[in-house]
Molecule: Bacterial RNase P class A
Organism: Candidatus Marinacidobacterales bacterium
RNA sequence: CGAGCCGGCCAGAUGGUCGCUGGCCUUCUCACGAAGGCGAGAGGAAAGUCCGAACUCCACAGGGUAGUGUGCUGGUUAAUGGCCAGUCCGGGUGACCGGAAGGAAAGUGCCACAGAAAACAUACCGCCUCUUUCUUUCGGGAAAGCGGUAAGGGUGAAAAGGUGCGGUAAGAGCGCACCGCUCGAUUGGUGACAGUCGAGGCAGGGUAAACCCCACACGGAGCAAGACCAAAUAGGGAGGCGUUCGAGGGCGACCCGUCCAAAGCUUCCGGGUAGGUCGCUCGACCGGCCGAGCAAUCGUCCGGCUAGAGAAAUGAUCAUCGCCCCUCGGCGGGAGACUCCCGAGGGGAACAGAAUUCGGCUUACGGCCGACUCGGACA
Repeated sequence: CGAGCCGGCCAGAUGGUCGCUGGCCUUCUCACGAAGGCGAGAGGAAAGUCCGAACUCCACAGGGUAGUGUGCUGGUUAAUGGCCAGUCCGGGUGACCGGAAGGAAAGUGCCACAGAAAACAUACCGCCUCUUUCUUUCGGGAAAGCGGUAAGGGUGAAAAGGUGCGGUAAGAGCGCACCGCUCGAUUGGUGACAGUCGAGGCAGGGUAAACCCCACACGGAGCAAGACCAAAUAGGGAGGCGUUCGAGGGCGACCCGUCCAAAGCUUCCGGGUAGGUCGCUCGACCGGCCGAGCAAUCGUCCGGCUAGAGAAAUGAUCAUCGCCCCUCGGCGGGAGACUCCCGAGGGGAACAGAAUUCGGCUUACGGCCGACUCGGACA
């Protein structure tokens, strides 16, 4: 210098002018309201809405089934599928990174193409014994067949542990050594697991991001939750008034009268729409010192208050300063590759926008700083 890897931090500052949305105060006004002043006003992701919770309403004797999710160990947390520390496996030269990491000796299914065979395994080529036939230069050779073989070839992602020696007709854990594997004992560790020792020739393909089995967990909907106040409308309840051409029922019958009922009017209750208020921002909150812990995290103490408008404000512009990049000039440092600093001119500043609130994850994105790794150049 280049490439990489891990972590942390910032997300321009100050002032002027003009605006926007809430809050408080003052003045004016009968009031509606108006004017002025003060103070506040997005993020690291406010995003995706993928997990986990708070909160609210609904449901709920108890048990089971179905369904969904999680799936190495130990911690941490309100909780999690998050985070931390480890184990094992895998990737990278490395710093470091990744893992959907239970079970294939419960059962069922699937394994394209190629290949003889894809599973209660398999004989295509090759290798070997034997038999028969043919041939011969008499050493043998060739063809066919019954068998043996899994070492060699070939197919495949995958074909009954690997390497070597022995052994054999040829071969084969058939025997042996080492490695691997399984089982057992023992040591260390809370544990996942690791080490050591011993025994067994070796269990018999893969696939559970196929069904399934095992273990554990799990009610549903979501602030448009929900609560309160309450114009209007429909239907409902209670009361009052009450027109008459006439009609109903009760007061034993008839007449009068009266009560009920009935159209209508009206009052109240109730209803609950528009609208309003609450929920609503002091909270598993933020910052700092110290302490415990490898860490995540936790604890004591001190300090702070930081949008709450439910269709949505948080902006624009100017000046100065700061940051980054490029070019030019200058003073220096160094043995050198190279580099610090100063000045001038030009350019640049991303992703993005709260809507009940938190803890995470993921995605988008500009820059700065630090530790570390690999490579190159120079001395």